The part of an RNA shown here (small-subunit ribosomal RNA, 5' domain) has 473 nucleotides and comes from a Phycisphaeraceae bacterium. The organism belongs to Phycisphaeraceae, within Bacteria. The coordinates come from a structure-prediction model, not an experiment, and the mean pLDDT is 85. The sequence was found in a public genome assembly.

[in-house]
Context: one part of a larger RNA
RNA sequence: GAUUGAAUGCUAGCGGCAUGGCUAAAACAUGCAAGUCGAACGUGCCCGCAAGGGCAAGUGGCGAAAGGGUCAGUAACGCGAUCGAACGUACCCCGAGGUGGAGGAUAGCGCCGGGAAACUGGCGGUAAGACUCCAUGUGCUCGCAAGAGGAAAGGUUUACCGCCUUGGGAGCGGCGAUCGUCCUAUCAGGUAGUUGGCGGGGUAAGAGCCCACCAAGCCUUAGACGGGUAGCGGGUGUGAGAGCACGGCCCGCGACAUCGGAACUGAGACACUGUCCGGACUCCUACGGGAGGCUGCAGUAACGGAUCUUCCGCAAUGGGCGAAAGCCUGACGGAGCAAUGCCGCGUGCGGGAUGAAGCAUCUCUGGUGUGUAAACCGCUGUCAGGGGAUAGAAACAAUGAUCAUCCCCAGAGGAAGUGGCGACUAACUCUGUGCCAGCAGUCGCGGUAAUACAGAGGCCACAAGCAUUAGUC
Numbered sequence: 001g002a003u004u005g006a007a008u009g010c011u012a013g014c015g016g017c018a019u020g021g022c023u024a025a026a027a028c029a030u031g032c033a034a035g036u037c038g039a040a041c042g043u044g045c046c047c048g049c050a051a052g053g054g055c056a057a058g059u060g061g062c063g064a065a066a067g068g069g070u071c072a073g074u075a076a077c078g079c080g081a082u083c084g085a086a087c088g089u090a091c092c093c094c095g096a097g098g099u100g101g102a103g104g105a106u107a108g109c110g111c112c113g114g115g116a117a118a119c120u121g122g123c124g125g126u127a128a129g130a131c132u133c134c135a136u137g138u139g140c141u142c143g144c145a146a147g148a149g150g151a152a153a154g155g156u157u158u159a160c161c162g163c164c165u166u167g168g169g170a171g172c173g174g175c176g177a178u179c180g181u182c183c184u185a186u187c188a189g190g191u192a193g194u195u196g197g198c199g200g201g202g203u204a205a206g207a208g209c210c211c212a213c214c215a216a217g218c219c220u221u222a223g224a225c226g227g228g229u230a231g232c233g234g235g236u237g238u239g240a241g242a243g244c245a246c247g248g249c250c251c252g253c254g255a256c257a258u259c260g261g262a263a264c265u266g267a268g269a270c271a272c273u274g275u276c277c278g279g280a281c282u283c284c285u286a287c288g289g290g291a292g293g294c295u296g297c298a299g300u301a302a303c304g305g306a307u308c309u310u311c312c313g314c315a316a317u318g319g320g321c322g323a324a325a326g327c328c329u330g331a332c333g334g335a336g337c338a339a340u341g342c343c344g345c346g347u348g349c350g351g352g353a354u355g356a357a358g359c360a361u362c363u364c365u366g367g368u369g370u371g372u373a374a375a376c377c378g379c380u381g382u383c384a385g386g387g388g389a390u391a392g393a394a395a396c397a398a399u400g401a402u403c404a405u406c407c408c409c410a411g412a413g414g415a416a417g418u419g420g421c422g423a424c425u426a427a428c429u430c431u432g433u434g435c436c437a438g439c440a441g442u443c444g445c446g447g448u449a450a451u452a453c454a455g456a457g458g459c460c461a462c463a464a465g466c467a468u469u470a471g472u473c
Base pairs, nucleotide, nucleotide: 001473002472003471004470006469007468008467009466010465013345014344015343016342017341018340019338020337021303027300028299030298031297032296035062036061037060040059041058043056044055045054046053047052069256070255071254078181079180080179081178082177083176084175087173088172089171092169093168094167095166096165097164098163099162100134101133102132103131109124110123111122112121113120114119140149141148142147154161155160156159182228183227184226189219190218191217194216195215196214197213199211200210201209231253232252233251234250235246236245237244238243258279259278260277261276262275281292282291283290284289309335311334312333313332317331318329319328320327321326348379349378350377351376358370359369360368361367362366383414385409386408387407388406389405390404392403393402417462418461419460420459421458422443423442424441428457429456430455431454432453438445439444
């Protein structure tokens, strides 16, 4: 000098765009953050004369593995770059073929119970695109072959939406290889599923991934193993560069969801607001037993030098469901708070010498500085204030939470501070104090003439900010 997710002190007019718990991945009151479909199904209730319409719990389907948060763990194929072969893929696109028959249940519901509650039992009975069986088999799977195995579902309405098998695609994902990826030798040896083989199991798939047997290998001073620290990258800061430091916001990847473990469902999870078990903690209880998980958005308390509203809206963009109307969406779009940062604008403009008063100062009848500064005269109308209009953000008929644009009114009014002035370093005098009180980044000032302390006048710098502290180069 530049820079910051900053904080602190003094000060403060407006706007735009960003940013805002860096500490306790410690604990959480309350509300909301994932639903939707009646054009899959039976039923109950409501409106209606009817036709029909609406609402609801349940069965069923799709979604809930996305979106959102955080960085604890991780020095690892985690990430980055470049390659690879033994794989999967719901929804979407293209192609081929099919969609025949039969059956038994169960929730809801009714009746009777148990329990304080959470919840739950018995009996009866009902539907489906839920479930089961038979048939068929283009293609598919296994097999050298022969052969064997193996599917489906309908709905509103007259046009579609579905369903099953299979081939291809797109996008997405799983797996492997090479190279790169912090400090430490006051860590020098580490390793028995360890290293390889054969055979099997397992997986969507290769593999000690797992297992039986066999061999004795494998890694390592080019740092193995251990310890410490840390999410990684695109990038960011600085620097002429090389480099050094960093990884907040945004994007990609990874990991995590009170702590530890486990699987279920599913195309996909070993699943933040699913399930089970164990631990800690909190809460309810009729003491028998139960409930919970903000590292979602707000918010509370705690911690800390320190970080916001328990706001508005689905109008836009996007997502889920639905044939659609639409519903849901703390994603998102906005507003609010904070000078936290960057940028822009303003606090007037022109004239005006009795060089007014006041204040300060001097060589003191008087000069000098503040200073065209003020007063006074003329003018303008940014911003803020008041009133009104609109065709923009809206595409696409409708639809604007919020913002934006334009016009009018009034009137200089409502809008300047902070730090410094010994040298470095731009800017000087007076008074007070008297090694005291104090200052200080370094050198150093202060013991009676202090440009260095304190006050005042003046001046210098930057300016809605200015300084200080802290971090980085």